Source information:
This is a predicted structure of an 841-nucleotide part of an RNA (large-subunit ribosomal RNA, domain II) from Choreotrichida sp. Taxonomically the source falls in Choreotrichida (Eukaryota, Sar, Ciliophora, Intramacronucleata).
[in-house]
Context: one part of a larger RNA
RNA sequence: GGGCUUAUGCGAUCUUGCCAAAAUGGUUUUUACCGACCCGUCUUGAAACACGGACCAAGGAGUCUAAGACUCACGCGAGUAUGGUGGUGGGAAAACCAGCAUGCGGAAUGAAAGUAAUUGAUGCCAAGGCUCGCGCCCGCAGCAUCGACCGACCAUGAUCUAUUAGAGAAAGGUUUGAGUAAGAGCGUGAUUCUUAGGACCCGAAAGAUGGUGAACUAUGCCUGUGUAGGGUGAAGUCAGGGGAAACUCUGAUGGAAGCUCGUAGCGAUACUGACGUGCAAAUCGUUCGUCGAACAUGGGUAUAGGGGCGAAAGACUAAUCGAACCAUCUAGUAGCUGGUUCCCUCCGAAGUUUCCCUCAGGAUAGCUGGGACAAUAACGCAGUUUUAUUAGGUAAAGCGAAUGAUUAGAGGGAUAGGGGGCGAGACGUCCUCGACCUAUUCUCAAACUUUAAAUUGGUAAGAACUCUGGCCUUUUCUUCAGUGAGGCACAGAGCAUCAAUGCGUGUCCUUAGUGGGCCAUUUUUGGUAAGCAGAACUGGCGAUGAGGGGUGCACCUAACGUCUGGUUAAGGUGCCAAACUGCACGCUCAUCAGAAACUACAAAGGGUGUUAGUUCAUACAGACAGCAGGACGGUGGCCAUGGAAGUCGGAAUCCGCUAAGGAGUGUGUUACAACUUACCUGCCGAAUGAACUAGUCCCGAAAAUGGAUGGCGCUAAAGCGUGUGACCGAUACCAGACCAUUGGCGCGAGAGUGAGGCGUCAAUGAGUAGGAGGGCGUGAGCGUCGUGGCGAAGCCUUUGGUGUGAACCUGGGUUGAACGGCGUUUAGUGCAGAUCUUGGU
Numbered sequence: 001g002g003g004c005u006u007a008u009g010c011g012a013u014c015u016u017g018c019c020a021a022a023a024u025g026g027u028u029u030u031u032a033c034c035g036a037c038c039c040g041u042c043u044u045g046a047a048a049c050a051c052g053g054a055c056c057a058a059g060g061a062g063u064c065u066a067a068g069a070c071u072c073a074c075g076c077g078a079g080u081a082u083g084g085u086g087g088u089g090g091g092a093a094a095a096c097c098a099g100c101a102u103g104c105g106g107a108a109u110g111a112a113a114g115u116a117a118u119u120g121a122u123g124c125c126a127a128g129g130c131u132c133g134c135g136c137c138c139g140c141a142g143c144a145u146c147g148a149c150c151g152a153c154c155a156u157g158a159u160c161u162a163u164u165a166g167a168g169a170a171a172g173g174u175u176u177g178a179g180u181a182a183g184a185g186c187g188u189g190a191u192u193c194u195u196a197g198g199a200c201c202c203g204a205a206a207g208a209u210g211g212u213g214a215a216c217u218a219u220g221c222c223u224g225u226g227u228a229g230g231g232u233g234a235a236g237u238c239a240g241g242g243g244a245a246a247c248u249c250u251g252a253u254g255g256a257a258g259c260u261c262g263u264a265g266c267g268a269u270a271c272u273g274a275c276g277u278g279c280a281a282a283u284c285g286u287u288c289g290u291c292g293a294a295c296a297u298g299g300g301u302a303u304a305g306g307g308g309c310g311a312a313a314g315a316c317u318a319a320u321c322g323a324a325c326c327a328u329c330u331a332g333u334a335g336c337u338g339g340u341u342c343c344c345u346c347c348g349a350a351g352u353u354u355c356c357c358u359c360a361g362g363a364u365a366g367c368u369g370g371g372a373c374a375a376u377a378a379c380g381c382a383g384u385u386u387u388a389u390u391a392g393g394u395a396a397a398g399c400g401a402a403u404g405a406u407u408a409g410a411g412g413g414a415u416a417g418g419g420g421g422c423g424a425g426a427c428g429u430c431c432u433c434g435a436c437c438u439a440u441u442c443u444c445a446a447a448c449u450u451u452a453a454a455u456u457g458g459u460a461a462g463a464a465c466u467c468u469g470g471c472c473u474u475u476u477c478u479u480c481a482g483u484g485a486g487g488c489a490c491a492g493a494g495c496a497u498c499a500a501u502g503c504g505u506g507u508c509c510u511u512a513g514u515g516g517g518c519c520a521u522u523u524u525u526g527g528u529a530a531g532c533a534g535a536a537c538u539g540g541c542g543a544u545g546a547g548g549g550g551u552g553c554a555c556c557u558a559a560c561g562u563c564u565g566g567u568u569a570a571g572g573u574g575c576c577a578a579a580c581u582g583c584a585c586g587c588u589c590a591u592c593a594g595a596a597a598c599u600a601c602a603a604a605g606g607g608u609g610u611u612a613g614u615u616c617a618u619a620c621a622g623a624c625a626g627c628a629g630g631a632c633g634g635u636g637g638c639c640a641u642g643g644a645a646g647u648c649g650g651a652a653u654c655c656g657c658u659a660a661g662g663a664g665u666g667u668g669u670u671a672c673a674a675c676u677u678a679c680c681u682g683c684c685g686a687a688u689g690a691a692c693u694a695g696u697c698c699c700g701a702a703a704a705u706g707g708a709u710g711g712c713g714c715u716a717a718a719g720c721g722u723g724u725g726a727c728c729g730a731u732a733c734c735a736g737a738c739c740a741u742u743g744g745c746g747c748g749a750g751a752g753u754g755a756g757g758c759g760u761c762a763a764u765g766a767g768u769a770g771g772a773g774g775g776c777g778u779g780a781g782c783g784u785c786g787u788g789g790c791g792a793a794g795c796c797u798u799u800g801g802u803g804u805g806a807a808c809c810u811g812g813g814u815u816g817a818a819c820g821g822c823g824u825u826u827a828g829u830g831c832a833g834a835u836c837u838u839g840g841u
Base pairs, nucleotide, nucleotide: 038053039052040051041050054841055840056839057838058837059836064197065196066195067194068193069192071190072189073188074187075186076185079104080103081102082101083100085098086097087096108115109114120146121145122144123143124142128137129136130135148180149179150177151176152175153173154172159167160166161165200339201338203336207329208328209327210326211325212324218303219302220301221300222299223298224297225296226295229261230260231259232257236253237252238251239250240249241248242247265290266289267288270286271285273284274283305321307317308316342775343774344773345772346771347770352365354363355362356361366514367513369510370509371508372507373506374505379504380503381502382501384500385499386461387460388459389458390457391456396451397449398448403445404444405443408440410438411437412436415435417433418432419431420430421429422428465494466493467492468491469490470488471487472486477484517541518540519539520538522536523535525533526532546557547556548555561738562737563736564735565734566733567732571728572727573726574712575711576710580725582724583723584722585721586720587719594714605699606698607697609696610695611694612693613692614691615690616689617688618687626683627682628681629680630679632656633655634654638650639649662677666675667674739765740764741763742762743761744760745759746758747757776830778827779826780825781824782823783822784821785820786819787818794814795813796812797811800809801808802807
């Protein structure tokens, strides 16, 4: 803590009396604290700098028909249903009777000619019967195995009729059928699903048919109209001059021209001016082009949609043109986008396989829901273990084992080759180099391997068994041999923990969604790498909240009914902020300290910062450091040099005397000198030196708004390392109450009601797509019972109440004529979204 029992005890709930109009109730508003990102949607992933969404009202999307499948209900049943006909009937009703037709069913099989099926046996087995019980008997449906029958196919063929030929008994077959084996169907209704239809709703770009347009504009034709004033000055002509002439010169006259300046007109270059909810769906101002013609323009007429027309821009063809407009086919189709309307309860996915003109999609299997049946402890099952047996060639290992690669020396007679000595030459001799051989040695392999794991896969762990006996069979196998091997539901004996653990199942029917996935540990392929691409096992997110990691789809803890109390997990305990400025021992000072996995970085390399350690040296025979003294001679060694005396350079690097002093560690000189040093000694009196290791700190360390151990801040830490207690801390765990679901057990008609009931116990409660069950609400029909001018419906309401909820009841106000409950049938039945439609603000 639970169960049971006990009771003048406590007592939820239900019913109810009194007090009573505000309160401990309800609701609204404001303030403070804590938590808290905006809904819908596609998506692996949305608070998103992805899209739709100002607000309100009304409308607004899985419907109907046909066919089919499974299941359920009802009627009849070897039939059933429908439709005629006749009879009866008042009947062009119903009902009843008779008989007929048609559909499906009642027989299959074969391409067809055609031929054409009945009670079998065994095992498991519900119910039933017998039995005190163990157990026995009979054994439905069904499942499994074997046999029989019918048709087809293969093969045989007695006998009969007989002309080819046909018929065909009996006995057969590892062949085959959507068959038989004492029928199960037909009709109606309903849910779900499939298919065809506009097919859940809205949405194309397109396609086709028939028409209407040249009042705009393009072009042709016909017929009209219109076009200041200047400039330049072609041909022709005249006069004069020259010339033999041809002709030419000069001056006039003349008035040509797709000439020029420029008005009207027509156009439209620039300001990229004005305007830009305009004056205007192309305008205004200034500027500009052209202006006698390929000019401008009125009217008429012609050309029409895959057609016209085009000084050609895909221009123009009525504000529409890389194919006009109108109507129809047409609710065209869309594997694509968007939207798809009430509640609660239970279950609950997939992004994988195979195929597809398949990659934005389908079918198929898988995963899911629902339903049914047969059993339920003798046995059955298993993401488990054990035992036995079997499969394997990965990891590892190996290469003085095979294959392949590969380093180094050592030893080698012969063999062939390169080089060389002796030799005129020699398969003469000797040296040498590799090749080659031998014994070793170093390093390797996804497509090498003797060996060889772990994990893993298969099978088995019994009554259908084991043993003994008997019987059967002969081809293959075996034996000298009908010996064995093999077989048998045969007889007898054995009579059970036939490994452990856990759980209770098995079979069938039908079926939605899904078929973009993503992440982590481990293994792994490509790649320089990637928050990259592709795999495997497992677990997660997707579909999922909660506590922690400051923040966060995936990390850690842990999965969730509504509440209360307690205890923990991860993670924490200076303050923000719940809980020790706990205890004990170390380390660290950073003018850039540090501060917790995933994870939001830093390296090579350095440091006489500091700490701990390792190894080797020196040292009371006095080291190290400091101060002081000595630091000599052969010799200015040899070579080289213009010079070189320890010290530009090269090669060597001895001897003597010493306590010790290098043929010299540096400074220095042209070269010397001088100073210094190694080395020795004196004073001093106890530790010293070198190399390395690793903790921590520092350097290495530069970026654009100001800035982040989460912030403040912290230094015998509130940092880092180690240890040890206490405490805080979840929807986790424990206990209790209530709700729901599922299951077990029990009750069960005496007044009424009650099986869709009542009681009790236990377990469980997450959820997108999706499925199932039960409910709420709306319109209409029928039945039944009711309400209403003493006020129906509607509308408003911080009136109160009930229900988990959809919702319902009730009070008050307003208003004025219809409305509701229950049962049943039926449907144009529920809105927040669709750049939704209409109206309003």
Rfam family: Eukaryotic large subunit ribosomal RNA. On this family, see Yusupov et al., Science 2001: "Crystal structure of the ribosome at 5.5 A resolution". Gene Ontology terms of the family: structural constituent of ribosome and ribosome. The RNAcentral record of the full RNA draws on ENA. The prediction has a mean pLDDT of 80.